[in-house]
RNA sequence: AUAUUAUGGAGAGUUUGAUCCUGGCUCAGGAUGAACGCUGGCGGUAUGCCUAACACAUGCAAGUCGUACGAAAAUUAUCAUCGUUUACGAUUGUAAUUUUAGUGGCGCACGGGUGAGUAACACGUAAGAAUCUACCCUUAGGAGAAGAAUAACAAUUGGAAACAGUUGCUAAUACUUCGUAAUGCUUUAUUUAAGUUAAAGAAAUUUAUUUCGCCUAAGGAAGAGCUUGCGGCUGAUUAGCUAGUUGGUAAGAUAAUAGCUUACCAAGGCAAUGAUCAGUAGCUGGUCUGAGAGGACGAUCAGCCACACUGGGACUGAGAUACGGCCCAGACUCUUACGGGAGGCAGCAGUGGGGAAUUUUCUGCAAUGGGCGAAAGCCUGACAGAGCAAUACCGCGUGAGGGAUGACAGCCUUAGGGUCGUAAACCUCUUUUUUUAGGGAAGAAUCUUUGACGGUACCUAAAGAAUAAGCAUCGGCUAACUCCGUGCCAGCAGCCGCGGUAAUACGGGGGAUGCAAGCGUUAUCCGGAAUUAUUGGGCGUAAAGCGUCUGUAGGUUGCUAACUAAGUCUAUUGUUAAAUAUUAAAGCUUAACUUUGAACAAGCAAUAGAAACUAUUUAGCUAGAGUUUAGGAGAGGUAGAGGGAAUUCCUAGUGUAGCGGUGAAAUGUGUAGAUAUUAGGAAGAACACCGGCGGCGAAAGCGCUCUACUGGACUAAUACUGACACUGAGAGACGAAAGCUAGGGGAGCAAAUGGGAUUAGAUACCCCAGUAGUCCUAGCCGUAAACAAUGGAUACUAGAUGUUGUGUGUAUUUAUCAUGCAGUAUCGUAGCUAACGCGUUAAGUAUCCCGCCUGGGAAGUAUGCUCGCAAGAGUGAAACUCAAAGGAAUUGACGGGGGCCCGCACAAGCGGUGGAGCAUGUGGUUUAAUUCGAUGCAACACGAAGAACCUUACCAGAACUUGACAUAAUUGCAAAUUUUUCUUAAUUGAAAAAGUGCUUUCGAGAAUGCAAAUACAGGUGGUGCAUGGCUGUCGUCAGCUCGUGUCGUGAGAUGUUGGGUUAAGUCCCGCAACGAGCGCAACCCUUGUUUUUAGUUGCCAUCAUUUAGUUGGGCACUCUAGAAAGACUGCCGGUGACAAACCGGAGGAAGGUAAGGAUGACGUCAAGUCAUCAUGCCCCUUAUGUUCUGGGCCACACACGUGCUACAAUGGUUAAGACAAAAAGCUGCAAGCUUGUGAAAGUUAGCAAAUCUUAAAAACUUAAUCUCAGUUCAGAUUGUAGGCUGCAACUCGCCUACAUGAAGAUGGAAUCGCUAGUAAUCGCCGGUCAGCAAUACGGCGGUGAAUUAGUUCCCGGGCCUUGUACACACCGCCCGUCACACCAUGGGAGCUGGCUAUGCCCUAAAUUAUUAUCUUAACCAUUAUGUGGAGGGAAAUGCCUAAGGCAGAGCUAGUGACUGGGGUGAAGUCGUAACAAGGUAGCCGUACUGGAAGGUGCGGCUGGAUUACCUCCUUU
Repeated sequence: AUAUUAUGGAGAGUUUGAUCCUGGCUCAGGAUGAACGCUGGCGGUAUGCCUAACACAUGCAAGUCGUACGAAAAUUAUCAUCGUUUACGAUUGUAAUUUUAGUGGCGCACGGGUGAGUAACACGUAAGAAUCUACCCUUAGGAGAAGAAUAACAAUUGGAAACAGUUGCUAAUACUUCGUAAUGCUUUAUUUAAGUUAAAGAAAUUUAUUUCGCCUAAGGAAGAGCUUGCGGCUGAUUAGCUAGUUGGUAAGAUAAUAGCUUACCAAGGCAAUGAUCAGUAGCUGGUCUGAGAGGACGAUCAGCCACACUGGGACUGAGAUACGGCCCAGACUCUUACGGGAGGCAGCAGUGGGGAAUUUUCUGCAAUGGGCGAAAGCCUGACAGAGCAAUACCGCGUGAGGGAUGACAGCCUUAGGGUCGUAAACCUCUUUUUUUAGGGAAGAAUCUUUGACGGUACCUAAAGAAUAAGCAUCGGCUAACUCCGUGCCAGCAGCCGCGGUAAUACGGGGGAUGCAAGCGUUAUCCGGAAUUAUUGGGCGUAAAGCGUCUGUAGGUUGCUAACUAAGUCUAUUGUUAAAUAUUAAAGCUUAACUUUGAACAAGCAAUAGAAACUAUUUAGCUAGAGUUUAGGAGAGGUAGAGGGAAUUCCUAGUGUAGCGGUGAAAUGUGUAGAUAUUAGGAAGAACACCGGCGGCGAAAGCGCUCUACUGGACUAAUACUGACACUGAGAGACGAAAGCUAGGGGAGCAAAUGGGAUUAGAUACCCCAGUAGUCCUAGCCGUAAACAAUGGAUACUAGAUGUUGUGUGUAUUUAUCAUGCAGUAUCGUAGCUAACGCGUUAAGUAUCCCGCCUGGGAAGUAUGCUCGCAAGAGUGAAACUCAAAGGAAUUGACGGGGGCCCGCACAAGCGGUGGAGCAUGUGGUUUAAUUCGAUGCAACACGAAGAACCUUACCAGAACUUGACAUAAUUGCAAAUUUUUCUUAAUUGAAAAAGUGCUUUCGAGAAUGCAAAUACAGGUGGUGCAUGGCUGUCGUCAGCUCGUGUCGUGAGAUGUUGGGUUAAGUCCCGCAACGAGCGCAACCCUUGUUUUUAGUUGCCAUCAUUUAGUUGGGCACUCUAGAAAGACUGCCGGUGACAAACCGGAGGAAGGUAAGGAUGACGUCAAGUCAUCAUGCCCCUUAUGUUCUGGGCCACACACGUGCUACAAUGGUUAAGACAAAAAGCUGCAAGCUUGUGAAAGUUAGCAAAUCUUAAAAACUUAAUCUCAGUUCAGAUUGUAGGCUGCAACUCGCCUACAUGAAGAUGGAAUCGCUAGUAAUCGCCGGUCAGCAAUACGGCGGUGAAUUAGUUCCCGGGCCUUGUACACACCGCCCGUCACACCAUGGGAGCUGGCUAUGCCCUAAAUUAUUAUCUUAACCAUUAUGUGGAGGGAAAUGCCUAAGGCAGAGCUAGUGACUGGGGUGAAGUCGUAACAAGGUAGCCGUACUGGAAGGUGCGGCUGGAUUACCUCCUUU
């Protein structure tokens, strides 16, 4: 470059807090002989009982030929005769035409229907030999001579009918005989001879020809029969089947081969490559789907088969064992005169029935095809057409262009608008379709004639947008969103799932999306599904490696050479019908549809060739395998013998009160002498140390020593055999523990069992006893987490480090070192893996063989079978149910897991609470009401910084209704407003008086009040689980995150972990991380030191002065309040890693955060609050709103919390004396003076404050007294008399005086606060407030300690790590019995069907055989109208046999009192078995046992946490 080939493969949802994987379920596609729901304009082409092979009324679906035959009938013509009237009628004959009951010929075996049966030479494909064939074609030859009947018909008989009988007549292309004949057939001596079998005529005319027939033979075409190879369903819970069965000989039968049939002989034949049996099924071309390989199907069309009411049987015929023929039996239907008859739609229509469901009792032989005929023609529900059905495919239409004030209505709305929407209206245009009218085919071949469809297709003209749109969906998958209603209801749903008051998921509206004369739903098939995996999957942990080995069949198999050509490959030939599919064209206006042409692959068969590979055969080789020799290692096996330590028991001694056991105890044992100890004896079982991820063995498993016998592996080396190998279905052998049988044995241990504890219980864990068993011999069982959860063999693919056995090298030897082979172990590269991990001992790369898996549960269950003494083992389902179950890893949370750290957490201390009285709050109770909220820490002197009325929300009663309060607007009246009186419990109601304003265009207007009516007001009504805001809590704990990078498939990780350090994720170092943010710290406020500025109301050192900082003076000091400074581990020493930091020191007012406060990360608790406020939704509206009086919130057997005061001498009382800070004050603080015992009252200086006042500080000091008592402690309670506030002090205030003088003597279990100016103790002030129940709360100062420098424990928290079946996150999850409801299922005394085979009985029709009983036209014989023979018919009998009967089986289906387990089900009962060390680690096998999960014994496993040790590895 050319040629050829090839045109094609999409995913998604759902397990989780999230991730990856495994794995199922579901969806998107296509298809249909479909059905159902809603809807429906036209045409073309196809298709149309898938169910009851259920039953069928009615009509039709197979006849034809007179040119085979006799006869009959009709018509016409003609002749003759007769009758009578020309003419007509009758009869006979002849001729012609038409028709046909019968004889005869051909056809009826085709065409049409259906798919019941059939798993088969039925079908498909490819071959074959031992056959037949009417009609058709070709070739050759022939057709002579006779004969006897019979139907029709006539007469007659029987019968209801169907039909049948007797007598008589007759014809033929019906029937019979003879003759002739070979090339046919038979036989034979084998290619010659002998024997033997035929026939039919008809028509026409030009009268000797033609046409159609007849007989024989050969061949052809086409058809049919038979045989064989190969191919295509399921089940082994069907493993053995077979007696004409397999073969031979002989005979028979057939068109033909053959056990096809019979007799005899032999004992074969089939089967694990699946016989037999059971189930299911017509097969194919093809159809649907799929990228393909495949999978499913077998309607229409075509080929084959089978069937024709069910079963059996033959006849006729060329052909049938015959759909519209016959005989018999059975079931059913119809009919009958009861004697008997008739019938078969799975032909076309049609009916009933069944069913979700499938059409007209149509037209025509015009075409194509078929039967008969010489032909005309007749017949043809084959066929051609029409009708019905959106059943499917295809095509067309329901209008096109313009048209905005973007109309109205609808819907939504943030109220502006948006949307429906150019959509409509309106204007212009077109006429496919529709209607009307006119014309009008092809299909007809053939000279003429002939069209069901059909006046159809098609053409022309006219009218007029006219006649024509629905269905489904809109949460995700999946294109398309809002409003209303509903309120886990009604409902939806393919999967996930939606619905409990704001539903894009239900129902409706609007809108949108998709498809469209259809659209959805349902059913089924393929696809997606690599989810049975040949293409194209897996098995360590997800489902899945047999417990292990030996070995049969089978599969696979070293090197070299040669042969063959079976596999393989190439070429050619035949075939694989047509249709379909592909492709190129053509014809219907297009398409569907139809027609013509072309062509591939692949299969089978045949021929020729190639020889690499596989295979066969032959000849060799030695690398696999095996044999031989030498050697050492070893808990390899079996048997026998021996040994010592320990335990228990027995005997004896010593010795005395306990021993034993546990968390603590008790049961038990012991003064009849235990335990302890000494000596002796007996018994059984097991073999310390060595001992080691050391050794051996197939695995199970094997451990004292010695001996005997014996298996295997390894190393080294010589020789030999010469592929002898690997794997291994079935099969066989071995096979822990437990268990079973028989006999022994029995020390210890120890299921069961008994007792003691524990506990709510304790059928357990713990303790004391203790039987089977554990041991031996012989036999059985055959299972384990029989595990490395990893089948065996072979080869290849980096290393490093140990260790066992045994060689080699170096070296004089041992040892060491290096190196080889065979094991065993750890790490690790590449690679693999979902990850974890594996990694020359593979889970890597490849090959061979075996076993096994296909969602979870039901279930290793039921049933059947096999094995077992049993226990039980092996094999091993389904119905039903769920949308998951599961693996690995991740982040959290949790643990009666671990490590580290912190905190008044504990410890060390001080002081309290819990006991008393009182105050106060809560619960409970009570009540008309005791309003409401807060309820572990984190409610309870909390909301409430102050309930007598008010507050007040609660209760009783009385009142009001546009309202107590707001806004808007209408009308009317009155200015507004103020004061007084009466009434009422009060609100309320009634009345009187004063007042008459401002602006004005004089109409009126503004403000305010009243009345009426309207929108509305109002609600401390509900929901804090609809909310905002605010707050509490973990917690002032040190955490919480991000960007980029890196690692990981990913969730995520890293950073943030590690070593130090800190109060701190504070800082340093290291590090695949580098940085950053919110938190920490700091910045802010107060206090502590100093400086400076400023000195009034503050201060007073100096100078004067005063009672007094009182005044002058001053601002130094104090103080006040502004501004500054100061502290930073800065300096020194030590420790530490040369770091961060820590320890100590100096200086300093202050030292390591100086002290205190404010400041509260991401988040958690559906934490608290709708009663501060705000607010969605719901609710009330002459009341759940508003007003008023009185009551209640203050109740009181009781319980709890928080406080005050005490119990006294560190004290009480009395007297005297001293020192603060901070705060408040005009409705106020109030000095001083007077009165009062006092609370207080009266009076009025000062002060809106560094000036005046509250205001006295108290503890303290000094002095005196009290002397340990219920007191000179304590002060509750009560009485009397007063004071104050306030409309009001009864319920229900505070204070004063006098009197009274309770409990209480330091507080059980338990529990709280506090680490320095702290605890403790002492008083002072403030807010709220008329007053006060304040002992509360918030501040202020005075005096002023003790103890700890530690982290074992309790509590809380932080970080790291570990386990997890948790993720609503341990207040988690979850198991089993029992109870209730529903569902499917097993067993079940049985009962009722179906199917199959077997044995026996009976035996229809029919074939066949036999008999010779009856009968008989043709031919033969003869003694001749007779008799006999041949042949035919009937009858009887035999064989065989359908249906039927009897019997016992097998398989299968339904049902069944009762009964077993199983599944499912928002809130049942009992426990708590599992998940964390799940509180006794769990699990496997087995045995016993218990309400239940379960417990215990024996052996095994790690798929056990924690701690320590050992071994090995890595690094140094």
Molecule: small-subunit ribosomal RNA
Organism: Cyanidium sp. THAL103